Source information: Predicted 3D model of a 114-nucleotide RNA (SAM riboswitch aptamer (S box leader)) from an Acidobacteriota bacterium. The prediction has a mean pLDDT of 80. It was read from a public genome assembly, where an Rfam model found it. The organism belongs to Acidobacteriota, within Bacteria.
RNA sequence: GUCUCAUGCAGAGUGGCUGAGGGUAACGGGCCCGCAGAAGCCACGACAACCGGAUCAGGAGACAGCCUGAUCAAUUGGUGCCAAUUCCCGCCCGGGUUGCGGGGGACAUGAGAU
Repeated sequence: GUCUCAUGCAGAGUGGCUGAGGGUAACGGGCCCGCAGAAGCCACGACAACCGGAUCAGGAGACAGCCUGAUCAAUUGGUGCCAAUUCCCGCCCGGGUUGCGGGGGACAUGAGAU
RNA backbone atom coordinates (compact mmCIF):
# COMPACT_ATOMS: atom_id res chain seq x y z
C1' G A 1 0.00 0.00 0.00
C1' U A 2 -4.34 -3.54 -0.67
C1' C A 3 -8.34 -6.61 1.42
C1' U A 4 -11.78 -8.11 5.56
C1' C A 5 -14.27 -7.00 10.13
C1' A A 6 -15.77 -3.62 14.17
C1' U A 7 -16.66 1.29 15.85
C1' G A 8 -17.43 6.59 14.77
C1' C A 9 -24.48 12.09 18.03
C1' A A 10 -20.17 9.81 24.62
C1' G A 11 -15.52 11.67 26.79
C1' A A 12 -11.03 14.61 27.80
C1' G A 13 -5.87 20.52 27.88
C1' U A 14 -2.48 23.20 30.04
C1' G A 15 2.53 25.15 29.54
C1' G A 16 6.92 26.12 26.25
C1' C A 17 8.94 26.98 21.09
C1' U A 18 7.04 29.00 16.73
C1' G A 19 4.00 32.41 13.89
C1' A A 20 -0.91 32.09 9.85
C1' G A 21 -3.44 29.32 8.94
C1' G A 22 -7.01 25.33 10.37
C1' G A 23 -11.63 22.36 10.64
C1' U A 24 -10.24 14.04 6.60
C1' A A 25 -6.16 13.82 1.54
C1' A A 26 -8.39 16.43 -2.97
C1' C A 27 -12.81 19.28 -5.26
C1' G A 28 -17.42 22.17 -4.67
C1' G A 29 -21.16 24.54 -1.29
C1' G A 30 -22.18 26.09 3.78
C1' C A 31 -20.95 27.10 8.75
C1' C A 32 -17.21 27.77 12.24
C1' C A 33 -12.18 28.17 14.94
C1' G A 34 -7.77 31.43 14.74
C1' C A 35 -2.53 37.06 16.33
C1' A A 36 -7.00 37.16 23.34
C1' G A 37 -2.09 32.75 18.84
C1' A A 38 -4.02 28.31 13.63
C1' A A 39 -1.13 24.09 11.94
C1' G A 40 3.40 21.77 13.60
C1' C A 41 7.07 20.19 17.43
C1' C A 42 8.27 19.33 22.77
C1' A A 43 6.85 18.54 28.01
C1' C A 44 3.36 17.26 31.42
C1' G A 45 -1.68 16.07 32.22
C1' A A 46 -6.41 14.05 30.97
C1' C A 47 -10.12 10.96 28.28
C1' A A 48 -11.51 6.40 26.40
C1' A A 49 -11.39 1.11 26.55
C1' C A 50 -9.98 -1.39 20.20
C1' C A 51 -6.15 -5.21 21.16
C1' G A 52 -3.84 -7.24 25.45
C1' G A 53 -5.08 -8.36 31.21
C1' A A 54 -8.65 -10.16 35.35
C1' U A 55 -13.44 -12.37 36.89
C1' C A 56 -18.05 -14.71 35.67
C1' A A 57 -21.56 -17.19 32.34
C1' G A 58 -22.53 -19.95 27.91
C1' G A 59 -20.76 -23.02 23.60
C1' A A 60 -17.99 -26.60 20.91
C1' G A 61 -13.63 -29.60 21.95
C1' A A 62 -9.60 -35.79 23.66
C1' C A 63 -5.97 -32.30 25.80
C1' A A 64 -3.56 -27.83 25.01
C1' G A 65 -6.11 -24.19 24.05
C1' C A 66 -10.45 -21.76 21.26
C1' C A 67 -15.26 -18.93 20.35
C1' U A 68 -19.28 -15.67 22.24
C1' G A 69 -21.34 -12.42 25.91
C1' A A 70 -21.32 -9.54 30.54
C1' U A 71 -18.52 -7.03 34.26
C1' C A 72 -13.84 -4.81 36.29
C1' A A 73 -9.03 -2.10 36.45
C1' A A 74 -6.12 1.65 33.75
C1' U A 75 -0.17 2.78 31.66
C1' U A 76 5.16 0.27 34.60
C1' G A 77 1.68 -3.99 27.91
C1' G A 78 0.47 -1.97 22.20
C1' U A 79 -2.35 1.86 20.02
C1' G A 80 -5.75 5.96 19.79
C1' C A 81 -7.67 10.55 21.19
C1' C A 82 -8.39 15.71 23.93
C1' A A 83 -13.80 22.69 19.50
C1' A A 84 -18.40 21.87 17.09
C1' U A 85 -21.93 14.26 15.18
C1' U A 86 -16.28 12.27 11.26
C1' C A 87 -18.68 20.34 12.07
C1' C A 88 -22.73 19.78 8.05
C1' C A 89 -23.92 18.81 2.89
C1' G A 90 -22.59 16.43 -2.19
C1' C A 91 -24.94 9.86 -4.26
C1' C A 92 -29.62 6.67 -3.44
C1' C A 93 -34.45 5.73 -0.94
C1' G A 94 -38.78 7.36 2.07
C1' G A 95 -42.32 11.49 3.43
C1' G A 96 -44.72 15.04 7.41
C1' U A 97 -40.09 18.25 1.64
C1' U A 98 -35.83 25.30 4.07
C1' G A 99 -36.04 20.02 7.39
C1' C A 100 -36.11 14.87 9.15
C1' G A 101 -35.19 9.48 8.95
C1' G A 102 -32.63 5.29 6.64
C1' G A 103 -28.77 3.56 3.44
C1' G A 104 -24.35 4.23 0.50
C1' G A 105 -19.60 6.46 -0.51
C1' A A 106 -15.29 8.71 1.47
C1' C A 107 -12.37 9.31 5.79
C1' A A 108 -10.43 8.14 10.85
C1' U A 109 -9.09 4.48 14.60
C1' G A 110 -8.38 -0.54 16.05
C1' A A 111 -7.93 -5.83 15.08
C1' G A 112 -6.76 -9.51 11.48
C1' A A 113 -4.85 -11.07 6.64
C1' U A 114 -1.60 -10.20 2.54